Predicted 3D model of a 76-nucleotide RNA (c-di-GMP-I riboswitch aptamer) from a Bacillota bacterium. The organism belongs to Bacillota, within Bacteria.
RNA sequence: GCCGUGUAAGGGCAAACCCGGGGCGACCCGGGGGCGCAAAGCCAUGGGUCCACAGCAGGAUCGCCAGGCUGCCGCG
Numbered sequence: 001g002c003c004g005u006g007u008a009a010g011g012g013c014a015a016a017c018c019c020g021g022g023g024c025g026a027c028c029c030g031g032g033g034g035c036g037c038a039a040a041g042c043c044a045u046g047g048g049u050c051c052a053c054a055g056c057a058g059g060a061u062c063g064c065c066a067g068g069c070u071g072c073c074g075c076g
Base pairs, nucleotide, nucleotide: 003076004075005074006073012037013036017032018031019030020029021028022027035063041069042068043067045066046065047064048061049060050059051058
């Protein structure tokens, strides 16, 4: 370095809910809070679900599934 793997250490992220803010909305941002997570880091590419809509168009969710890219440490 590569492949497999996740038990240790140091850490990391942060559900529900509450407060403040943005948005028609799904939802997002900040603070609090921890349900959990070995990628719960990133990507909206395929599928799903959600918002919006008469329709066309559009939007959200990566902590729903799959896929792609990247990463700390330990063990083999």